[in-house]
Parts: sequence; C1' cells; structure tokens
RNA sequence: CUUAUCAAGAAAGGCUGAGGGAUCAGGCCCUGUGACGCCUUAGCAACCAGUUCUGUGUACCUCGCAGAAUGUUAGGUGCUAAUUCCUGCCCGCGGGAAACCGUGGGAAAGAUGAG
Repeated sequence: CUUAUCAAGAAAGGCUGAGGGAUCAGGCCCUGUGACGCCUUAGCAACCAGUUCUGUGUACCUCGCAGAAUGUUAGGUGCUAAUUCCUGCCCGCGGGAAACCGUGGGAAAGAUGAG
C1' cells in the first nucleotide's frame, strides 16, 4: 500500500504501584476492593495453516480454484470492561423559533488477519 472483518464471545493468579480507556477536544466510564504494564495459567474466536467433505477446471489421481464442516492440531497470529465506550466530517429523516436533541447511512481515523 491492497483487501476482509470490527453489535457476538472469553479471567484467574503473581510482580509492580498511579494512572488508564490509540491520538486531539468534549462526554461518559474503569481504578489503592490495586488500574496501566509485564509474566504464568486458563479461556474465546475461527483470519491463516492443518484435517474432512462437496462442487468445478480436464476422464481418474495429483494440483489449482470456490464453498461447507471441524477446534483434538504440543500449528501461526489475535483477543478476553463498556459497539472500535460515545460524539466530532458528509448526506437523509423526525422534533424544535433557534441553539440543539433523537435516529439511519456513509466517510475519515484506528485495531486485527491475509497478501
């Protein structure tokens, strides 16, 4: 950089000791009943690999592609408060005199996988 997904799911212990929820702003929340971080163990999930099955390219095998199933593989990652905690930019709808509020869609940014 490209692409897919992001409303579901899954916590205990040890060390440490004050901030944390990516960034900026606003809100809201977690936190000395010990946050964040690190380690261990456990778990969740099914992106990739593996395994099994189906279809297909060719008539079979192999191989490629597409789809489905599987979580036991000492597999590779990831994840285990709150929708990616919510809003911010654009478009629509409803309410309102307005400020603004509610709601739906999209974008941007970010996270994770694969390339």